[in-house]
RNA sequence: GGCUGGGUCCUGUGCAACGGUGCGCCGUGAACCUGGUCAGGUCCGGAAGGAAGCAGCCAUAAGCGGUAGCGCCGUGUGCCGCAGGGAAGCCUGGCUGGA
Numbered sequence: 001g002g003c004u005g006g007g008u009c010c011u012g013u014g015c016a017a018c019g020g021u022g023c024g025c026c027g028u029g030a031a032c033c034u035g036g037u038c039a040g041g042u043c044c045g046g047a048a049g050g051a052a053g054c055a056g057c058c059a060u061a062a063g064c065g066g067u068a069g070c071g072c073c074g075u076g077u078g079c080c081g082c083a084g085g086g087a088a089g090c091c092u093g094g095c096u097g098g099a
Stems, first nucleotide, its partner, number of pairs: 001096008009085006015078002017075007024067005034059004042051003
């Protein structure tokens, strides 16, 4: 000096991380306008018994909160993987010609 591989760079994608969102799950959740059970009291009845039903208790809806699962979306994230691209420069390796 020549040839060439890889990196830096770009595109796509996977995975991860983070954020958002839907579902699932958990919790919470109604004076009455949800359900159940309904003390007391009320009503019907001669009685036996029956009816509606407040509080309480239990459950639940929307909503709210959480989430280690699943899906989707996003990203000035990643000493990460895969595929493709790559004019010049820079970093790094291989082969090779000459002095």
The RNA shown here (Bacterial small signal recognition particle RNA) has 99 nucleotides and comes from Pseudothermotoga sp. The coordinates come from a structure-prediction model, not an experiment, and the mean pLDDT is 76. It matches the Rfam family "Bacterial small signal recognition particle RNA". Gene Ontology terms of the family: signal recognition particle, plasma membrane targeting and SRP-dependent cotranslational protein targeting to membrane, signal sequence recognition. Its Rfam clan is "SRP clan". Rfam classes the family as a non-coding RNA gene. Of the family's consensus pairs, 97% are formed in the model.